[in-house]
Context: one part of a larger RNA
Molecule: large-subunit ribosomal RNA, domain IV
Organism: uncultured Candidatus Berkelbacteria bacterium
């Protein structure tokens, strides 16, 4: 010096990205009290606070109450065994995860809610046979989205998909064989032409699905404007006019796990507060099952702010124990 530990005047988070570390807190009993808030169950062991030992004696069945008396600085006499409280964010909860750097706000859930499924079901697995779904039948089985619960989930079907339609237009292979090409006996002085067969082609006609094409469908992919003007003090639009669109964003909440300018701006907290609470809204770029806002209870140690109690984290270190390094020892 270094490593695990022990103690420390006064202060007591002044340390630090942050009370990280350590300190403290509680004692299986008993007796008294316990708020807000609440899905009335809880919250809660909430918080706080108080007793507690031994003989003997008297009442009791007994627990156990009264009295005397003894001991001790101290009786849950040793040893064990959650700090508490206030406020926000997420997640509704108990579970589950990245064996060996992330346990969470991530998965999953009960709830809801759409599509498909009529049974030899849909779907899956197989090349089939078959199997599993299930020895089940739509209060069921299979996929997607969303997440307890309360109050609710608004406008667009132009586009993408999805469903349903069938009047035209497009359109495959097949059927059909109209006509052309070349060969072709023979006929002709030759040239053209030419039967029947072979051969190559190969029109109008007919013909599904699907697409165009019409409807529907958002808790299906999705999406949900701009510019200009106006009120008798300013300032500011309830209101008007115009432009594009399928349609211009409702409740509700918003500096937000979302807000670039931003340490926005008032108000609380502190002597001082880029973080926190709470309000405001010009929302760069919230927003309604890619769910929107609320929320009791968990979350032993999720994130974040503030208090109390602690305390060698610190002002600022000291000194002890026990191993290491170090040295020929």
């Nucleotide at each position: 010096u270094c490593c695990u530990c022990g103690u420390u005047a006064a202060g007591g988070a002044a340390c630090u990205c942050g009370g990280c570390a350590a300190a403290a807190c509680a004692a299986c009993g008993u007796c008294c009290g316990u708020a807000a808030c609440u899905u009335a169950g809880g919250g809660a062991u909430a918080a706080g606070g108080a007793c507690u030992g031994g003989u003997c004696g008297u009442c009791g069945u007994a627990a156990g109450a009264c009295g005397a008396c003894c001991c001790a600085c101290a009786g849950u006499a040793a040893a064990a065994g959650c700090a508490u409280u206030c406020a926000a964010a997420c997640g509704a909860c108990u579970g589950u995860u990245u064996a060996g750097c992330a346990a969470a706000a991530a998965c999953u859930u009960a709830g809801c809610u759409c599509c498909c499924u009529g049974c030899g079901a849909a779907c899956u697995c197989g090349u089939a046979a078959g199997a599993g779904g299930a020895u089940g039948u739509a209060u069921a089985g299979g996929g997607g989205g969303u997440g307890a619960u309360g109050c609710c989930u608004g406008c667009c079907c132009a586009a993408u998909g999805c469903u349903g339609g069938a009047a035209g237009g497009u359109c495959a292979a097949g059927a059909g064989g109209a006509g052309a090409g070349c060969u072709g006996a023979g006929a002709u002085a030759a040239c053209a032409u030419c039967a029947a067969g072979g051969u190559u082609u190969g029109a109008u006609u007919u013909u599904a699905a699907g697409c165009c094409c019409c409807a529907g469908u958002g808790a299906a992919u999705g999406g949900c404007g701009g510019c200009g003007g106006u009120a008798a003090c300013u300032a500011u639009a309830a209101c008007c006019g115009u432009c594009c669109u399928a349609u211009g964003g409702u409740a509700g909440c918003g500096a937000a796990a979302u807000u670039c300018c931003u340490u926005g701006u008032c108000g609380g907290g502190u002597a001082a507060g880029u973080u926190c609470c709470g309000a405001c809204c010009c929302g760069c770029a919230c927003g309604a099952a890619u769910g929107g806002c609320a929320u009791a209870a968990c979350g032993g140690u999720u994130u974040u702010g503030a208090a109390u109690a602690c305390u060698g984290u610190c002002u600022c270190a000291a000194c002890g124990a026990g191993g290491a390094c170090c040295u020929c020892g």